[in-house]
A computed fold for a 105-nucleotide RNA from Virgibacillus sp. AGTR, annotated as SAM riboswitch aptamer (S box leader).
Model confidence (mean pLDDT): 83 of 100.
The organism belongs to Virgibacillus, within Bacteria.
RNA sequence: UUCUUAUCUAGAGAGGUCGAGGGACUAGCCUGAAGACACCUCAGCAACCUGUUUUAUAAAUAAGGUGCUACUUCUAGCAAGUUUUAUAAACUUGAAAGAUGAGAA
Numbered sequence: 001u002u003c004u005u006a007u008c009u010a011g012a013g014a015g016g017u018c019g020a021g022g023g024a025c026u027a028g029c030c031u032g033a034a035g036a037c038a039c040c041u042c043a044g045c046a047a048c049c050u051g052u053u054u055u056a057u058a059a060a061u062a063a064g065g066u067g068c069u070a071c072u073u074c075u076a077g078c079a080a081g082u083u084u085u086a087u088a089a090a091c092u093u094g095a096a097a098g099a100u101g102a103g104a105a
Base pairs, nucleotide, nucleotide: 001105002104003103004102005101006100007099008098013042014041015040016039017038021031022030023029025077026076027075028074043069044068045067048065049064050062051061052060053059054058073097078094079093080092081091082090083089
């Protein structure tokens, strides 16, 4: 990097360095010099893998490997359906794309 598969409306921030963009892409909407993003330290959340325990197709726990700690994956994007005379708009469902884990090449 590619493929398969599971999950994605919950949860959880302080300090330090740096100094302008950041929220994947496009549009919107937010966010950021009261210092974002990124990096480091510490802390926390969660329970995918793993370890341990138990009343064992499950549950509990959290020492370990990841991950995460603004906004539902921030919203929409493609398709179908519903409301609507119709456009527009709103809503519902599914997909696509993306993120993370596990396995494989």